A computed fold for a 325-nucleotide part of an RNA from a Christensenellales bacterium, annotated as large-subunit ribosomal RNA, domain IV.
Context: one part of a larger RNA
RNA sequence: GGGUUGUUAAGGAACUCGGCAAGUUGACCCCGUAACUUCGGGAGAAGGGGUGCUCUGGAAACAGAGCCGCAGAGAAUAGGUCCAGGCAACUGUUUAGCAAAAACACAGCUCUCUGCUAAAUCGAAAGAUGACGUAUAGGGGGUGACGCCUGCCCGGUGCUGGAAGGUUAAGAGGAGAUGUUAGAGCAAUCGAAGCAUUGAAUUUAAGCCCCAGUGAACGGCGGCCGUAACUAUAACGGUCCUAAGGUAGCGAAAUUCCUUGUCAGGUAAGUUCUGACCCGCACGAAUGGCGUAAUGAUUUGGGCGCUGUCUCAACAGGGGACCCG
Numbered sequence: 001g002g003g004u005u006g007u008u009a010a011g012g013a014a015c016u017c018g019g020c021a022a023g024u025u026g027a028c029c030c031c032g033u034a035a036c037u038u039c040g041g042g043a044g045a046a047g048g049g050g051u052g053c054u055c056u057g058g059a060a061a062c063a064g065a066g067c068c069g070c071a072g073a074g075a076a077u078a079g080g081u082c083c084a085g086g087c088a089a090c091u092g093u094u095u096a097g098c099a100a101a102a103a104c105a106c107a108g109c110u111c112u113c114u115g116c117u118a119a120a121u122c123g124a125a126a127g128a129u130g131a132c133g134u135a136u137a138g139g140g141g142g143u144g145a146c147g148c149c150u151g152c153c154c155g156g157u158g159c160u161g162g163a164a165g166g167u168u169a170a171g172a173g174g175a176g177a178u179g180u181u182a183g184a185g186c187a188a189u190c191g192a193a194g195c196a197u198u199g200a201a202u203u204u205a206a207g208c209c210c211c212a213g214u215g216a217a218c219g220g221c222g223g224c225c226g227u228a229a230c231u232a233u234a235a236c237g238g239u240c241c242u243a244a245g246g247u248a249g250c251g252a253a254a255u256u257c258c259u260u261g262u263c264a265g266g267u268a269a270g271u272u273c274u275g276a277c278c279c280g281c282a283c284g285a286a287u288g289g290c291g292u293a294a295u296g297a298u299u300u301g302g303g304c305g306c307u308g309u310c311u312c313a314a315c316a317g318g319g320g321a322c323c324c325g
Base pairs, nucleotide, nucleotide: 004317005316006315007314008313010311011310014309019306027051028050029049030048031047036041038145052067053066054065055064056063057062068072080304081303082302083301084300085299086298087296088295092104093103108143109142110141111140112139113138114137120129121128122127146291147290148289149288151221152220153219156218157217158214159213160212161211162210165209166208167207171203172202176198177197178196179195180194183190184189222240223239224238225237226236249283250280261277262276263275264274265273
C1' cells in the first nucleotide's frame, strides 16, 4: 500500500449520473389501518403496544401480585417505509457467455381463408400432419385484460366481384408466296400433281385495360388572403388545390427542434419532477386513442427513517503481498 470483516465523536446524502454500496426494518401476539378500487383487493398499508423469571387463580388462553438485569423475539435465522408520475393489464418468456426490459407471449377483440379427398404445411411421388377433428372446428394476419370508444378518404396499390368492349398464347385454320419438275416453248420463260419451306384472314382462355365494392386491407387525412366599436384574436367570408383535408380524446409527451417555452407547485436555491396552457418543428384512434384497481429485481421525481456515501478520516480482527531468518 491492496483485499476482506467489524466499530466510530458531531453532523446525516452535504457523496454521487443516481442513496450505488452499506445500514435501518425484521419473529410472534394485541390494538389500529387512508386515498383509490374491477369490491377480490390496496394491507404485514401506515402507526402504536407487548414479550424474561417466581407465586396465586385457571383445563387452557389469560389475569393479578412480586423479582432481576443496561438490555427479556437478551445470541443466530427473519420486510425499511410512504407520496406522485411514465410504460406494460396481470402469472409467465428472452439475448447459454456484457441487455430481463417499456421487448416477446398472453386471455380477450377483430379481419380473412376453409364444406371435408377442407384450407394450410412437408414431400418429384406414395404418403403424412391438419384430425381419427368438421365452421362453438382448423389455418393465416393484426391488436393485446378491463372501461369509454374506434372519425373522414376507395384517387394510387392490394384483395373480392363483374363481364359488354379493347388487347392477348399455344392450338385450330389455311388465302397466298417460294423451291423442286412431268410437260409446253426456237428461246426467254411458263409450269399441273406430288413433296417440301413459309404463311394472311378467321377462331380462341385466364390475365391486363375496363366497371364496381372493400380500411380492425397497404396506406393518406391542405394552402393563401381578409374580417368584430381600443388593441389583440377571429365565431365569419373569399380563393386555390385534393381521393379526402385529422373527428373524439390527449398534448413541451418514452413524441417539442427553437427550449431551461410560459404560468403555478415543491426547494433558501429545481435544465429533472408534478399540475396547467396549446404556438402538436413532426400526437391521434386495433401500425389502436384515452383512462384504469392490482401486479413489476421496470423507469422518473419527492418525503420519513437510517446510516463511514460524504465532511474526513481513524482504529481493530483474521488472510495474502512484502521484509528478516
The RNAcentral record of the full RNA draws on ENA.